[in-house]
RNA sequence: GCAGCCGGGGAGUCAGCGGUUCCCUGUACCGGCAAUCCGCUAUAGCCGGGGUGAUGCGCCGCCUCGGGGCGGGUUUGUUCAUGCAGUCUUCUGCAGGUAACGUUGAUAUCCGGGUCUUCUGCAAUGGACGCCUGUGAAUCGUGUCAGGUCAGGAAUGAAGCAGCACUAAGCGGGAGUGUUCAUGUGACAGGAGGGUGCCUGGGUUGAGUCAACCACAGGAAAAACGGUGGACAGAUCUGUUUCAAAGCGGCGC
Numbered sequence: 001g002c003a004g005c006c007g008g009g010g011a012g013u014c015a016g017c018g019g020u021u022c023c024c025u026g027u028a029c030c031g032g033c034a035a036u037c038c039g040c041u042a043u044a045g046c047c048g049g050g051g052u053g054a055u056g057c058g059c060c061g062c063c064u065c066g067g068g069g070c071g072g073g074u075u076u077g078u079u080c081a082u083g084c085a086g087u088c089u090u091c092u093g094c095a096g097g098u099a100a101c102g103u104u105g106a107u108a109u110c111c112g113g114g115u116c117u118u119c120u121g122c123a124a125u126g127g128a129c130g131c132c133u134g135u136g137a138a139u140c141g142u143g144u145c146a147g148g149u150c151a152g153g154a155a156u157g158a159a160g161c162a163g164c165a166c167u168a169a170g171c172g173g174g175a176g177u178g179u180u181c182a183u184g185u186g187a188c189a190g191g192a193g194g195g196u197g198c199c200u201g202g203g204u205u206g207a208g209u210c211a212a213c214c215a216c217a218g219g220a221a222a223a224a225c226g227g228u229g230g231a232c233a234g235a236u237c238u239g240u241u242u243c244a245a246a247g248c249g250g251c252g253c
Stems, first nucleotide, its partner, number of pairs: 001253001004052003007025005015041005029049005058251005067242016084226001086225002089220005096214003100209002108204008116193006122186002124183006131174005141166004149158003
């Protein structure tokens, strides 16, 4: 003096390679450009300036470890799907266990009565009639008929108003022995009917009945737990690959 060096790696982006961006390692120049990107083309940032510079500060290999990528195992969490011998929920059956009832009689069965429907009777209630009593006919009820009227010479007779008495129709009151009618009154008697259920009385038989809970069997629903499969995100182990810095060795115009 020149070559070289003055950081490198991963992600992302890119056809690819670098850079600005983010991350790891580590201390390793300056200025301009750059994510709606800047520059280059396998020789892979571009432009300008500076320092160092060959016993290596450079290059290659090995080793080691801090990172990264890919694959596999185990495992954790989240989430999706499924409806799977299971758990939870529920239904049916069964009768092994528990409980309950039972020789003060289970179970099965027979007879009767009631409750039920309807009819009749009795009573009750209400009405009507009958009964007792009061009132009650100007005239169209009866009896007696003052006065008066009529007939008569008279005696007397006739009709008959008022009054009085008794009554009819009617209108009140009362008692409650009678007759009759009615009733979703009473629950008393009797007849007929009915007979699912319940209550009750009597008889025969003589040890089980029940199904509440547990167990067992079968089914159903649901998708919470569990199982299985996937996706995502982690942890750990392992394989492989890449690789900063350190260390060792080699090369050395």
Molecule: Bacterial large signal recognition particle RNA
Organism: Lachnospiraceae bacterium